Predicted 3D model of a 74-nucleotide RNA (transfer RNA) from a Patescibacteria group bacterium.
[in-house]
RNA sequence: GGGCCAGUAGCUCAAUAGGUUAGAGCAGCGGACUCAUAAUCCGUUGGUUCCCGGUUCGAGUCCGGGCUGGCCCA
Numbered sequence: 001g002g003g004c005c006a007g008u009a010g011c012u013c014a015a016u017a018g019g020u021u022a023g024a025g026c027a028g029c030g031g032a033c034u035c036a037u038a039a040u041c042c043g044u045u046g047g048u049u050c051c052c053g054g055u056u057c058g059a060g061u062c063c064g065g066g067c068u069g070g071c072c073c074a
Base pairs, nucleotide, nucleotide: 001073002072003071004070005069006068007067010026011025012024013023019057028044029043030042031041032040050066051065052064053063054062
C1' cells in the first nucleotide's frame, strides 16, 4: 500500500430483502426474603446504534468518505 470482517447500554450480544417505542443477559440502583451476607424473586435506571455526508415518506440496516480494532496479501 491492497483485500475481507467488525464497531448498538458500563460489559457480552440480539434486532435483515428499510417500517412505525432499539431489546436480552450480566452489572448498577431500590425493594422482598434472611439475625446478617450470599443465592433467589420483583421493580427500575442506562443508548443521539463509532464519526461526517447521501438515498428515502422512513436508515441500526442501503450508498460514499473517514476513524478504531482483528485477520490475510504484498

Its Rfam family is "tRNA". From the family's description: Transfer RNA (tRNA) molecules are approximately 80 nucleotides in length. Its family is annotated with triplet codon-amino acid adaptor activity in the Gene Ontology. The coordinates come from a structure-prediction model, not an experiment, and the mean pLDDT is 82. Lineage of the source: Bacteria > Bacteria candidate phyla. The sequence was found in a public genome assembly.